[in-house]
The RNA shown here (transfer RNA) has 72 nucleotides and comes from Papillibacter cinnamivorans DSM 12816. The RNAcentral record of the sequence draws on Rfam. Its Rfam family is "tRNA".
RNA sequence: GGCCCGUUAGUCAAGCGGUCAAGACGCUGGCCUCUCACGCCGGAGACGGGAGUUCGAUUCUCCCACGGGUCA
Repeated sequence: GGCCCGUUAGUCAAGCGGUCAAGACGCUGGCCUCUCACGCCGGAGACGGGAGUUCGAUUCUCCCACGGGUCA
């Protein structure tokens, strides 16, 4: 340098054109408890950046960045 794959909360991870963007762990408030833990009921927190297509983009296309694989 060419080609391929990936990038979603602190971590893991589903979604794949329209709904509140699910879930788990973690964090946090309350209940429970003598206290802690466990358990139960809540809460906050995410689509890598830019452009395009579209009535509408996390989703499709292109470029860039980063990570991984592969060929030379």